Background
This is a predicted structure of an 82-nucleotide RNA (transfer RNA) from an uncultured Coriobacteriaceae bacterium.

[in-house]
């Protein structure tokens, strides 16, 4: 240099053919139970905002009524070829 794959909450990891983003698990916080604890169970857990609402999938643009998903450029990570 060329080719392929990847980047999503604090962490792992889903999201069908473009149609509710953050499922599910771990971790955190509060609670129930207990003499007390462990276990189990319940609630909650991205950000801004008093609320209404808005923003958010590596970064920037594009297509579309609608993009994590499709297209282009870039950054970074992994692999292959030379």
């Nucleotide at each position: 240099g060329c080719c392929c794959g990847g980047a999503u909450g604090g962490c792992g990891g889903a999201a069908u053919u473009g149609g509710c983003a953050g499922a599910c698990g771990c971790g955190g916080a509060g609670g129930u139970c207990u003499c007390a604890a462990a276990a189990a169970c319940c609630u909650u857990u991205u950000c801004c905002g008093a609320a209404a609402g808005g923003a958010g999938u590596g970064c920037g643009a594009g297509u579309u009524c609608g993009a994590g998903u499709c297209u282009c450029g870039c950054u970074c990570c992994g692999g292959g070829c030379a």

It matches the Rfam family "tRNA". It is annotated as a transfer RNA.